[in-house]
RNA sequence: CAUGUCGUUUUCUAGGGUUCCGCGGCGUUACACCGCCGGCUGGUCCAAGGGAAAACACACAGCAAAUAUGCUGUGGUCACGGAGGGAGAAAAGCCCGGGAGUC
Numbered sequence: 001c002a003u004g005u006c007g008u009u010u011u012c013u014a015g016g017g018u019u020c021c022g023c024g025g026c027g028u029u030a031c032a033c034c035g036c037c038g039g040c041u042g043g044u045c046c047a048a049g050g051g052a053a054a055a056c057a058c059a060c061a062g063c064a065a066a067u068a069u070g071c072u073g074u075g076g077u078c079a080c081g082g083a084g085g086g087a088g089a090a091a092a093g094c095c096c097g098g099g100a101g102u103c
Stems, first nucleotide, its partner, number of pairs: 007056006015046002020043002022040001023038005058075007078098001080101001084096003
C1' cells in the first nucleotide's frame, strides 16, 4: 500500500444493569396498601464484528428457459485490541467500532 461472499433480519446464549414485577430490609403494630432503601437467585428489559441457530440475500457449479428468471447442489476462512464518549431506568461483550493502536 492492497484485498474481502468480512451482508440483513429473527430467535436465543455468554454477559449486563434496575424502569416494571417479584424478593429482602426499614417506616410504632406491619402477611394488606403506600413510601424509602437494597441488584438481590429470578420474570420483563438491553445484548455480541471477533458467540449459537434459522430464514433471506450473496458467490460458484449444474439443469431448465431464452424477455427476466426458476430449480437443485456447494460455500463463507481469519479476527490482539484500549482509553474516552453515546443511549431508554441503567449498564454491558450494545453503539461510535473488524475504529485508534499493536502484532
Guanidine-I riboswitch aptamer from Paenibacillus sp., 103 nucleotides, folded computationally. Its Rfam family is "Guanidine-I riboswitch aptamer". Its family is annotated with regulation of gene expression in the Gene Ontology. The organism belongs to Paenibacillus, within Bacteria.